Predicted 3D model of a 349-nucleotide part of an RNA (small-subunit ribosomal RNA, central domain) from an uncultured bacterium. The coordinates come from a structure-prediction model, not an experiment, and the mean pLDDT is 86. RNAcentral holds the full RNA, with entries from ENA and SILVA.
Context: one part of a larger RNA
RNA sequence: CUGGGCGUAAAGCGCACGUAGGCGGUUUGUUAAGUCAGAGGUGAAAUCCCGGAGCUCAACUCCGGAACUGCCUUUGAUACUGGCAAGCUAGAGUCCGGAAGAGGUAAGUGGAACUCCUAGUGUAGAGGUGGAAUUCGUAGAUAUUAGGAAGAACACCAGUGGCGAAGGCGGCUUACUGGUCCCGGAACUGACGCUGAGGUGCGAAAGCGUGGGGAGCAAACAGGAUUAGAUACCCUGGUAGUCCACGCCGUAAACUAUGAGAGCUAGCCGUUGGAUGGUUUACCAUUCAGUGGCGCAGCUAACGCAUUAAGCUCUCCGCCUGGGGAGUACGGUCGCAAGAUUAAAACUC
Numbered sequence: 001c002u003g004g005g006c007g008u009a010a011a012g013c014g015c016a017c018g019u020a021g022g023c024g025g026u027u028u029g030u031u032a033a034g035u036c037a038g039a040g041g042u043g044a045a046a047u048c049c050c051g052g053a054g055c056u057c058a059a060c061u062c063c064g065g066a067a068c069u070g071c072c073u074u075u076g077a078u079a080c081u082g083g084c085a086a087g088c089u090a091g092a093g094u095c096c097g098g099a100a101g102a103g104g105u106a107a108g109u110g111g112a113a114c115u116c117c118u119a120g121u122g123u124a125g126a127g128g129u130g131g132a133a134u135u136c137g138u139a140g141a142u143a144u145u146a147g148g149a150a151g152a153a154c155a156c157c158a159g160u161g162g163c164g165a166a167g168g169c170g171g172c173u174u175a176c177u178g179g180u181c182c183c184g185g186a187a188c189u190g191a192c193g194c195u196g197a198g199g200u201g202c203g204a205a206a207g208c209g210u211g212g213g214g215a216g217c218a219a220a221c222a223g224g225a226u227u228a229g230a231u232a233c234c235c236u237g238g239u240a241g242u243c244c245a246c247g248c249c250g251u252a253a254a255c256u257a258u259g260a261g262a263g264c265u266a267g268c269c270g271u272u273g274g275a276u277g278g279u280u281u282a283c284c285a286u287u288c289a290g291u292g293g294c295g296c297a298g299c300u301a302a303c304g305c306a307u308u309a310a311g312c313u314c315u316c317c318g319c320c321u322g323g324g325g326a327g328u329a330c331g332g333u334c335g336c337a338a339g340a341u342u343a344a345a346a347c348u349c
């Protein structure tokens, strides 16, 4: 490489948009590039294969045939693929009228709680633990009442509920704004589609830069315990950080460990958002889109998956190829750095 694979054995890029490329609905006509058939030329000799012959045999040599799976020219065929032309509406999309939602951004605002400050009441303890101590407190703590300040997060509702491509999103109000689904008009475009190497953008937490902010929590650190020791688990404190603005980083068990798109293949039970019909008016049936539980065929090494497939097929991309060395070294690219990305070999079993 051919092949075989990628939920858990090695293997799906974190996610999207999209360039080149690959693949692509239906009808008619045309062309004849791919494709198929015929003919001609060429495909040196030797070699290989087949049939003979010559050295006493064989190796070897000689003769004949076949073959040389290829290329070129030409004459045809036209189902399929391609090109061109003209149509179609089942894919895809647009418009109008409705629907749901923690989708996003910005501004404003609310209550509970924690902490701190001030004042009142009040007196000797309070904290904390398995038990203690460090710690706080007669300079009046803890408790309780009133007032004030500041920051962060939004109890109940809350739900294998919703939205988003993923990361993710939850008090309330307003403004701007993205996407989705369903139904109807079946009004419009008429294959405009799918995937996507490179590329571009987004991307939790931690971390970094500049400037703010800092209530609570809390790496580091300090102290008290525990212990043989205790650089821990427990306790008392506590700084970065957590928060905001702008810029960087670009990684996660970024998980459904399951790439995207399309078609087909028993059912049953929930739940969310629509639509239609019936009706006993809050139920039933059908259907579309989502989200769950079980389960047949089938698949699977088994576990399990099973119309939300890991079933049966097609298209495109990514990735894997024994363990360690190693996601490391070197080099390149990116980054302020931390590091990220690309990515070996010797050696060893």
Stems, first nucleotide, its partner, number of pairs: 003321004007303002012317001014202004021195003025088007033081002035077008049065006091192001092189003095185004099180001103177007110154001115149007125136002162169002207248006216242002221237004259316006267294012298305002322349003331342004